[in-house]
RNA sequence: GGCUGGAUAGCAUAAUGGUGAUGUGUUAGACUGCAAAUCUAAUAAUGGCGGUUCGAUUCCGCCUCUAGCCU
Numbered sequence: 001g002g003c004u005g006g007a008u009a010g011c012a013u014a015a016u017g018g019u020g021a022u023g024u025g026u027u028a029g030a031c032u033g034c035a036a037a038u039c040u041a042a043u044a045a046u047g048g049c050g051g052u053u054c055g056a057u058u059c060c061g062c063c064u065c066u067a068g069c070c071u
Base pairs, nucleotide, nucleotide: 001070002069003068004067005066006065007064010024011023012022013021018054025043026042027041028040029039030038047063048062049061050060051059
C1' cells in the first nucleotide's frame, strides 16, 4: 500500500428497515437472628460525520479505533 471482518448499557452477547433482548454488574427494598441464595423495582447502550428512506443498530459513502490476510 491492497483486501476482509468488527465497534450496541460498567462487562459479555442478541436484534431480517418498523420505538433495542438476555445474562451479569450496580443501587434500593422484601426475605433471614446475621449472611448467602432467592424474589421485586430502578439503573444504564447502537464509534463519529453525512446520504437513501415515511422510518436506519440494520442499506450506502467517508473518517477514527481494532482483529486478521496478502505484498

Annotation:
Transfer RNA from Jakoba bahamiensis, 71 nucleotides, folded computationally. The sequence is in RNAcentral, with records from ENA. Its mean pLDDT, the model's own confidence on a scale to 100, is 83.